[in-house]
Molecule: transfer RNA
Organism: Caldibacillus debilis GB1
RNA sequence: GCGGACGUAGUUUAAUGGUAAAAUGUUGGCUUGCCAGGCCAAAGACAAGGGUUCGACUCCCUUCGUCCGCA
Numbered sequence: 001g002c003g004g005a006c007g008u009a010g011u012u013u014a015a016u017g018g019u020a021a022a023a024u025g026u027u028g029g030c031u032u033g034c035c036a037g038g039c040c041a042a043a044g045a046c047a048a049g050g051g052u053u054c055g056a057c058u059c060c061c062u063u064c065g066u067c068c069g070c071a
Base pairs, nucleotide, nucleotide: 001070002069003068004067005066006065007064010024011023012022013021018054026042027041028040029039030038031037047063048062049061050060051059
C1' cells in the first nucleotide's frame, strides 16, 4: 500500500428498521454477632460525522480505532 472482519455499561455478550436486553462488576438497603453467601433496589452503554427512511445499534458513504490476511 491492497483486501477482509469488528467497534453496544468497568468487563463479557444480545438486539435482522419500531421505547437498547442480560450476566458479571459497582453503589445502597435487608438478612448475619462479623465476613462470605442469599434477597431487593439504583446508577451506568450503541466509536465519530453525514445520508436514506415517518422512524436507524441495524441499511449506505466517509473518518478514526482494533484484529486478520496479502504484498